[in-house]
Background: The part of an RNA shown here (large-subunit ribosomal RNA, domain IV) has 353 nucleotides and comes from candidate division WWE3 bacterium RIFCSPHIGHO2_01_FULL_40_23.

Context: one part of a larger RNA
RNA sequence: UCGUGGCCGAGGAACUCGGCAAAUUACUACCGUAAGUUAGCAAAAAGGUAGGCCUAGGUGUACGAGCCUAGGUAGCAUAAAAAUGGCUCAAGCGGCUGUUUAACAAAAACACAGGUCUUUGCUCAACUCGUAAGAGGAUGUAUAAGGACCGACACUUGCCCAGUGUCCGUAAGUUAAAACCGGAGGUGACCCCACUUCGCCCGCAAGGGCUUCGCGGGGAGGCUUUUGGUAUAAGCUCGGAUGAACGGCAGCCCUAACUAUAAGGGUUCUAUGGUAGCGUAAUCCCUUGUCGUGUAAGUUACGACCCGCACGAAAAGUGUAACGACUUGAGCACUCUCUUAGUCACGAACCCG
Numbered sequence: 001u002c003g004u005g006g007c008c009g010a011g012g013a014a015c016u017c018g019g020c021a022a023a024u025u026a027c028u029a030c031c032g033u034a035a036g037u038u039a040g041c042a043a044a045a046a047g048g049u050a051g052g053c054c055u056a057g058g059u060g061u062a063c064g065a066g067c068c069u070a071g072g073u074a075g076c077a078u079a080a081a082a083a084u085g086g087c088u089c090a091a092g093c094g095g096c097u098g099u100u101u102a103a104c105a106a107a108a109a110c111a112c113a114g115g116u117c118u119u120u121g122c123u124c125a126a127c128u129c130g131u132a133a134g135a136g137g138a139u140g141u142a143u144a145a146g147g148a149c150c151g152a153c154a155c156u157u158g159c160c161c162a163g164u165g166u167c168c169g170u171a172a173g174u175u176a177a178a179a180c181c182g183g184a185g186g187u188g189a190c191c192c193c194a195c196u197u198c199g200c201c202c203g204c205a206a207g208g209g210c211u212u213c214g215c216g217g218g219g220a221g222g223c224u225u226u227u228g229g230u231a232u233a234a235g236c237u238c239g240g241a242u243g244a245a246c247g248g249c250a251g252c253c254c255u256a257a258c259u260a261u262a263a264g265g266g267u268u269c270u271a272u273g274g275u276a277g278c279g280u281a282a283u284c285c286c287u288u289g290u291c292g293u294g295u296a297a298g299u300u301a302c303g304a305c306c307c308g309c310a311c312g313a314a315a316a317g318u319g320u321a322a323c324g325a326c327u328u329g330a331g332c333a334c335u336c337u338c339u340u341a342g343u344c345a346c347g348a349a350c351c352c353g
Stems, first nucleotide, its partner, number of pairs: 001348007009340003014337001019334001027051005036041001038152001052073008074078001086332007093324002098110002114150007127136003153319004158249003163246002165242005172237003179230009191218003195214001199210004250268005277311001278308001289305005
């Protein structure tokens, strides 16, 4: 000097991001116990008094364990060790018990009872797994099962269906393959026509006939390529509904007899222009907003205000008793957290020998 454990005079959070850590409290009996509240709780609220041992009497169920009363008595101390809640006030979030990142996060995240919407009528329900057989759903049947969102409870949940989605409808428009009816091109054995080569026959000759090689042209059906038309499905266009479906919920100017403000008026755009409630908020940039409370002094806290950069109603809004190893602020008690002044034990390191 470091580590572990302990003590202490004065002060008592001045420490620190923060009372982190430590200390206080702790058991039993009796007394006593507030706001709030969903009447269950809150509550062991808070706060206080007593506690050993001996003798006697009483009580006790026969003996006990215990309990009560009176007297006495030892100690610094009697829940004599160990084990064993510190408490209160206020706010936020989440109703609660529960679950979670095995090994850096336990929470305000997840779940939850409850609410709403939606799908599903069963001869394979919808849905999920599987190529299939098949299985789950379910040996269930709409008070059932699946999906989505919200999340106890209380009071509520406003306006917009133009866009996107979903559902319903389907007159008209548009629209596929396959089908049918045509057109055109190509090919084309066999065939037809023209020319030509070889050979043969007839003929005096001109020429004619047959056959073979080659070349050019034409061509039904079939095949193939292409094209037009006919009659058409769902879908889409179209019409309607739907927000606890995805989502959205304006701007500018003027105006009252001080000033200020604007109940009111005008105008533009839009599908409609944010209702109730809350609001500097787990949301406010400016911001340590302004005022008040608390402190000697308060970027935090609480109560108000509202100019909401950029709250807002089941990605719910606002409240809320109880609960929380949650987050924030304040107080009491308590303390070596700290200031000043000291100390002990053990271990390690270091220094001297």
Taxonomically the source falls in candidate division WWE3 (Bacteria, Bacteria candidate phyla). The coordinates come from a structure-prediction model, not an experiment, and the mean pLDDT is 84.